[in-house]
Context: one part of a larger RNA
Molecule: small-subunit ribosomal RNA, central domain
Organism: uncultured prokaryote
RNA sequence: CUGGGCUUAAAGGGUGCGUAGGCGGUGAUUUAAGUAGGGUGUGAAAUCCCUCGGCUCAACCGAGGAACUGCGCUCUAAACUGGAUCACUUGAGUAAGAUAGGGGUGUGCGGAACUUCCGGUGGAGCGGUGAAAUGUGUUGAUAUCGGAAGGAACGCCAGUAGCGAAAGCGGCACACUGGGUCUUAACUGACGCUGAGGCACGAAAGCCAGGGUAGCGAACGGGAUUAGAUACCCCGGUAGUCCUGGCCGUAAACGAUGAGCACUAAUUGGGAGGCGCCCUAGGCAUUUCCCAAUGUAGCAAAAGUGUUAAGUGCUCCGCCUGGGGAGUAUGGUCGCAAGGCUGAAACUC
Numbered sequence: 001c002u003g004g005g006c007u008u009a010a011a012g013g014g015u016g017c018g019u020a021g022g023c024g025g026u027g028a029u030u031u032a033a034g035u036a037g038g039g040u041g042u043g044a045a046a047u048c049c050c051u052c053g054g055c056u057c058a059a060c061c062g063a064g065g066a067a068c069u070g071c072g073c074u075c076u077a078a079a080c081u082g083g084a085u086c087a088c089u090u091g092a093g094u095a096a097g098a099u100a101g102g103g104g105u106g107u108g109c110g111g112a113a114c115u116u117c118c119g120g121u122g123g124a125g126c127g128g129u130g131a132a133a134u135g136u137g138u139u140g141a142u143a144u145c146g147g148a149a150g151g152a153a154c155g156c157c158a159g160u161a162g163c164g165a166a167a168g169c170g171g172c173a174c175a176c177u178g179g180g181u182c183u184u185a186a187c188u189g190a191c192g193c194u195g196a197g198g199c200a201c202g203a204a205a206g207c208c209a210g211g212g213u214a215g216c217g218a219a220c221g222g223g224a225u226u227a228g229a230u231a232c233c234c235c236g237g238u239a240g241u242c243c244u245g246g247c248c249g250u251a252a253a254c255g256a257u258g259a260g261c262a263c264u265a266a267u268u269g270g271g272a273g274g275c276g277c278c279c280u281a282g283g284c285a286u287u288u289c290c291c292a293a294u295g296u297a298g299c300a301a302a303a304g305u306g307u308u309a310a311g312u313g314c315u316c317c318g319c320c321u322g323g324g325g326a327g328u329a330u331g332g333u334c335g336c337a338a339g340g341c342u343g344a345a346a347c348u349c
Base pairs, nucleotide, nucleotide: 004320005319006318007303008302012317014201015200016199017198021194022193023192025088026087027086028085029084030083031082033081034080035077036076037075038074039073040072041071042070049065050064051063052062053061054060091191092188093187094186095184096183097182098181099180103177104176105175106174107173108172109171110154114150115149116148117147118146119145120144121143125136126135162169163168206247207246208245209244210243211242215241216240220236221235222234223233258316259315260314261313262312263311266294267293268292269291270290271289272288273287274286276284277283278282298305299304322349323348324347331342332341333340334339
């Protein structure tokens, strides 16, 4: 390179937007770049192949033929691909009307709980555990009542329910704002799909600066346990967890399953709608989108998957090529750092 693959064996990029590129709906006319056929020129010789011949044979050598699968020019064809022009509406989008939702950002507000502080009652323990102890309490704790302050999280509703590209999103109200779905079929008329680089977003932890700190709590201290106990259990507790601005750019970032389109048995449940019929509480039938369950064919090594494919096809991107060495070394690049991205080889089995 060819071929084969990527749920679990090695392998889908964390996610989106999008540049180049690749690929691309229906009809008509045209062109002739690709494509197909013919002609012609060239494709040195040798070599390879075929036939004949010369050394006694062979290797070797000589002669002829074929071949040189290629390229140039020219003629023809016009189905397909490409180019040009015109048109179309089913792909895509716009519009109008309706609609569900923890989608996002900001501001304000709320109650429960907790901790601390102040005051009242009260008077000996409380707390904690397997059992204890450290801890805490007559300077009045725990308990209980009233008051105040503070920070963080939002019980029930809550649901294999919803929304979002993913990360993720849950008290209430308001403002601003993104996307989706349904119906109509009014408008545009292929405007599409994918997407190397690139740009943006990206849990937690971590970093920088400034705030904040109730609870929890790496590190750390103490008490236990134990042979030891740098742990599990207990009492404390700093970073952190929270907010603002900036950085980091990684996760079992998982459905371990890239995106788009088309086709291919049934059945059931849930969510958001439309339409029709019925005696409009409601039921029946049908249809679009989304989320699940069972399962046929098929696929699969099997587990399983199965219209949300891991089935059957097409287009585009990413990735894999035995284990270890190793996501290491080195170089480059990004970062304040931690480190990230890219990424070997010797050697060894």